[in-house]
RNA sequence: GCGGACGGCCGGGCGGCUGCGGGCAGCAAUGUCCGAGGAAAGUCCGGACUCCAUGAAGCAACGGUGCCGGGUAACGCCCGGCCGGGGCAACCCGAGGGAAAGCGCCACAGAGAUCAGACCGCCUUCCGCCCUUCGGGGCGGGCGGCAAGGGUGAAACGGUGGGGUAAGAGCCCACCGCGGGACGGGCAACCGGACCGGCACGGCAAGCCCCACCAGGAGCAAUGCCGAAUAGGGGCCUCGCGCGGGCGUGAUCGGAGCUAUCCGAUAUCCCCGCAGGGACGCUUCAGCCCUGAGGCCCGGGUUGGCAGCUCGAGCCCGUCGGCAACGGCGGGCCCAGAUGAAUGGUCGCCGCCGGGGGCAACCCCGGAACAGAAUCCGGCUUACAGGCCGUCCGCGCAA
RNA sequence: GCCGGCGUAGCUCAGCUGGUAGAGCAGCGCUCUUGUAAAGCGAAGGUCGGGGGUUCGAUUCCCUCCGCCGGCA
Numbered sequence: 001g002c003g004g005a006c007g008g009c010c011g012g013g014c015g016g017c018u019g020c021g022g023g024c025a026g027c028a029a030u031g032u033c034c035g036a037g038g039a040a041a042g043u044c045c046g047g048a049c050u051c052c053a054u055g056a057a058g059c060a061a062c063g064g065u066g067c068c069g070g071g072u073a074a075c076g077c078c079c080g081g082c083c084g085g086g087g088c089a090a091c092c093c094g095a096g097g098g099a100a101a102g103c104g105c106c107a108c109a110g111a112g113a114u115c116a117g118a119c120c121g122c123c124u125u126c127c128g129c130c131c132u133u134c135g136g137g138g139c140g141g142g143c144g145g146c147a148a149g150g151g152u153g154a155a156a157c158g159g160u161g162g163g164g165u166a167a168g169a170g171c172c173c174a175c176c177g178c179g180g181g182a183c184g185g186g187c188a189a190c191c192g193g194a195c196c197g198g199c200a201c202g203g204c205a206a207g208c209c210c211c212a213c214c215a216g217g218a219g220c221a222a223u224g225c226c227g228a229a230u231a232g233g234g235g236c237c238u239c240g241c242g243c244g245g246g247c248g249u250g251a252u253c254g255g256a257g258c259u260a261u262c263c264g265a266u267a268u269c270c271c272c273g274c275a276g277g278g279a280c281g282c283u284u285c286a287g288c289c290c291u292g293a294g295g296c297c298c299g300g301g302u303u304g305g306c307a308g309c310u311c312g313a314g315c316c317c318g319u320c321g322g323c324a325a326c327g328g329c330g331g332g333c334c335c336a337g338a339u340g341a342a343u344g345g346u347c348g349c350c351g352c353c354g355g356g357g358g359c360a361a362c363c364c365c366g367g368a369a370c371a372g373a374a375u376c377c378g379g380c381u382u383a384c385a386g387g388c389c390g391u392c393c394g395c396g397c398a399a
Numbered sequence: 400g401c402c403g404g405c406g407u408a409g410c411u412c413a414g415c416u417g418g419u420a421g422a423g424c425a426g427c428g429c430u431c432u433u434g435u436a437a438a439g440c441g442a443a444g445g446u447c448g449g450g451g452g453u454u455c456g457a458u459u460c461c462c463u464c465c466g467c468c469g470g471c472a
Stems, first nucleotide, its partner, number of pairs: 001395010012350007020035006037370001041381002044379005049219004054286005063214004067081005082096001083094004097210002102208002104204003119150002121146003125142007158176006177199001178197003183192003223307004233298007242274005248269001251266006276291003314333008352367006400471007409424004418455001427441004448464005
């Protein structure tokens, strides 16, 4: 100098005038303070919080995660490592448990697709024909042997080399691969591996499934309160309509009676207890509530206010521990809370980019991305003009 | 704001235990008819919303993005 890999950051700055939303002070006028983002987005994960009547225990249908260790409130996120793949390298990618528990699938092509198979081919032997330098060779057919080579396919029951054989074959041997594995290292995933075995066990689990772990459901339009409005409308379902007691209630009948009333029976209503039943909820139990109640669905009306609401797993700086993610300690700071929904407009100076003019200082014109809070927080993913910083790799040149 | 569903030919829809995509209507050509319609025959027409991954192979399985529809105060 050229090419490349990775990480972090910024996303115009300052000021004047004038608006908009909110807090505080003030009777008011007004003053003062704050006011979009790295993604506020997609709503893909994880939580906080609230409700589902309360508490405890259990299940996992449907679902999710999946090498190991750590971080965290938690996670499918992050950090470090292992293994596999790619790259000369820096580095990048991986939903990365189990296929000798089982089921299923493997189209087309091909002889054969998983207790597989012989199309071409190779070899022995027999028969027929032809040639012959008499050693044999070629062609066709039959009985057998083989799976080395060709061919098909994404994948063909180990690979390379040697021996062996009629030709071949783990048939034998060496190395590699595969399975087991004493022992050693590591918290672990895993790595190395004496020795043994015999070539026997193809792929797919982002197909069913098995194993381990996680998980009750819904979501701030949750939920609570006030106000307003309306007719409290229609349909479906579930179970009950028992027993006992009460100087309760008041009606009827019978009896007594001093004509005031008293006693008994029956029925209605009320109260209490028991049994049974019901409810929301996935189930069970306990407790509680109701016992003429409860549940579900549809329809109508209202579309106002307050709370939830923003100080929080908060931000910044320093220091300590840790390779790191992150954590501990100390100090400082307050940083939008709107509800048809604010965060704007204009002017001046400076900075950046492009074009033009000028010898130059400089002047003129134009441009500046993605996008915009809506309960909050931690992540992931996606969009993004332009710019800055740092680390590293390869090649070339010079010293 | 939160939650759920869908995207396949011009239109309406099938196809989803993965094997190279169909049906009806519409449109085109031919036959029939004096002509049209109806009827019959034939051919054409597909980035399976976009991208990536798993697999030998994806409309189908998974992730992500885009678009459309519906529900909840």